Description: The RNA shown here (SAM riboswitch aptamer (S box leader)) has 94 nucleotides and comes from Hymenobacter terricola. The coordinates come from a structure-prediction model, not an experiment, and the mean pLDDT is 85. It was read from a public genome assembly, where an Rfam model found it.

RNA sequence: UUUUUAUACAGAGGCGUGGAGAGACAGGCUCGACGAAACGCCGGCAACCCUCAGCUAAUCACUGAAACGGUGCCAAGUCCUGGACAUAUAAAAA
Numbered sequence: 001u002u003u004u005u006a007u008a009c010a011g012a013g014g015c016g017u018g019g020a021g022a023g024a025c026a027g028g029c030u031c032g033a034c035g036a037a038a039c040g041c042c043g044g045c046a047a048c049c050c051u052c053a054g055c056u057a058a059u060c061a062c063u064g065a066a067a068c069g070g071u072g073c074c075a076a077g078u079c080c081u082g083g084a085c086a087u088a089u090a091a092a093a094a
Base pairs, nucleotide, nucleotide: 001094002093003092004091005090006089007088008087013042014041015040016039017038021031022030023029025082026081027080028079043074044073045072048070049069051065052064053063054062078086
């Protein structure tokens, strides 16, 4: 990068560096010098993977627990509407 499956009405931010953009894209609308992006530190949310228990023929599925570990996330319903069914994230495969 591509494909498959699942999820996307809930939840959770401070500080430092930085210095004008950001919210995928288009159109809106919004956020931003009362400090955007990005990076760092600390904190938090959630529970996809991992782990444990139940159930099971089963290392399928399902239910529950946990939160050390691998990711993710912490303005607004994925901000709203839209797309040859877009985008994001997780897991798996190539």